[in-house]
């Protein structure tokens, strides 16, 4: 110094063809129990690593950066 793949909620990953972003773990609350744990219901939580473009509209298309890991030299 050049290629690749990746960065979404406290943590672990989804998200097809561009149309206001979902699960499971974990939290909080209610009901079950003498009371824990299990389980059931409800609920809070991320505008998507930063920034700039394209577009009516970007997590997703294009450009630059940081960052992990990875292959060449």
């Nucleotide at each position: 110094g050049g290629g690749g793949u990746g960065u979404u909620a406290g943590c672990u990953u989804a998200g097809u063809u561009g149309g206001u972003a979902a699960a499971g773990c974990g939290c909080a609350g209610c009901g079950u129990u003498c009371g824990c744990a299990a389980u059931g219901c409800u609920g809070a939580g991320a505008c998507c690593a930063g920034g700039g473009g394209u577009u009516c509209g970007a997590a997703u298309c294009c450009c630059c950066u940081a960052c992990a890991c990875u292959c060449c030299a």